[in-house]
RNA sequence: CAAUUAUCCAGAGUAGCUGAGCGCAUCCCGACAAGGGUGGCGCUCUAGGGACGGGCCCGAAAACUACAGCAACCUCGCGACACACAUCGUGUAGGUGCUAAUUCCCGCCUGGCUGAAAUGCCAGGGCAGAUAUAGUG
Repeated sequence: CAAUUAUCCAGAGUAGCUGAGCGCAUCCCGACAAGGGUGGCGCUCUAGGGACGGGCCCGAAAACUACAGCAACCUCGCGACACACAUCGUGUAGGUGCUAAUUCCCGCCUGGCUGAAAUGCCAGGGCAGAUAUAGUG
């Protein structure tokens, strides 16, 4: 890298880092002024992001760093079953992975509902994508 197999309507976040404008709040400087600082909350916009395109959304999000968490696959341990295989349960112990929205929705095919039609909706199956494969080439 490719193919195979399985799963994909569940679950799980904080901080640091950090563009612009406006409003509110807290505190600091200042002369109880003018004004300046302060990434706590909210709104708007932008860079960008959600595999691709169209929607729709997120938005300094994402990426990166730290710690934390979730539990799909595999390894290992323990238990159940029936000695083994297999299966089930259990433990992050380990390896990957993941922590907005059904894989965010749709995209191609079939069937059904509505309708004059376009369209829209529902169900099923695909394509594509993601993850695992302590297996294969």
Molecule: SAM riboswitch aptamer (S box leader)
Organism: Deltaproteobacteria bacterium CG11_big_fil_rev_8_21_14_0_20_47_16